RNA sequence: GGGUCGCUGGCUCAAUGGUAGAGCAACGGACUCUUAAUCCGUCGGUUACAGGUUCAAGUCCUGUGCGACCCA
Numbered sequence: 001g002g003g004u005c006g007c008u009g010g011c012u013c014a015a016u017g018g019u020a021g022a023g024c025a026a027c028g029g030a031c032u033c034u035u036a037a038u039c040c041g042u043c044g045g046u047u048a049c050a051g052g053u054u055c056a057a058g059u060c061c062u063g064u065g066c067g068a069c070c071c072a
Base pairs, nucleotide, nucleotide: 001071002070003069004068005067006066007065010024011023012022013021018055026042027041028040029039030038048064049063050062051061052060
């Protein structure tokens, strides 16, 4: 330098172009002499960034950034 893949709550991952969710974590509560475990609930998102297409984009297209791998 060229190519492929990935980027979504704190973490690990979902989501057919049509309301962004789950598990774990955190917080509150129940239970318990207390802790742990268990159960119930709550909070938390610029979907890497910038454009484009579309009535509608996490999803499709383009560029950029970061990361992984391959080739030279």
Predicted 3D model of a 72-nucleotide RNA (transfer RNA) from Elusimicrobia bacterium RIFOXYA2_FULL_39_19. The prediction has a mean pLDDT of 80. The sequence is in RNAcentral, with records from ENA. Its Rfam family is "tRNA". By type it is a transfer RNA. NCBI's taxonomy places the organism under Bacteria, Pseudomonadati, Elusimicrobiota.